[in-house]
Molecule: Purine riboswitch aptamer
Organism: Heyndrickxia ginsengihumi
RNA sequence: GUUUAAAACAGGACGAAACCUUGUAUAAGUUUAGAAAUAAGGUCUAAACGUUUCUACCAAGCUGCCGCAAAUAGCUUGACUACAAGGAUGAUUGAGAUUUUA
Numbered sequence: 001g002u003u004u005a006a007a008a009c010a011g012g013a014c015g016a017a018a019c020c021u022u023g024u025a026u027a028a029g030u031u032u033a034g035a036a037a038u039a040a041g042g043u044c045u046a047a048a049c050g051u052u053u054c055u056a057c058c059a060a061g062c063u064g065c066c067g068c069a070a071a072u073a074g075c076u077u078g079a080c081u082a083c084a085a086g087g088a089u090g091a092u093u094g095a096g097a098u099u100u101u102a
Stems, first nucleotide, its partner, number of pairs: 004102005009096001019087007026056001029049007041066002050057001058078007
């Protein structure tokens, strides 16, 4: 997909977009380069990697650490995006129109 059987539906089948939930991806992560701040500070920019993946790669808070130097560490909470499944809704169509199970 087709056939057969059964069931559902004119008290309207099936069904799009947007919406909700869950799952998968990614750890809202890692590396490198350049510049910047200095305990009232610990930032910014760019590139690469990471996904059978487009995009994104941040924010807030807490606890440390660095005795002024060039380097930051740990934890908690909170998304977007891509795909899939389910839910709810029912634009359009209007009669074998259609769906489900075996």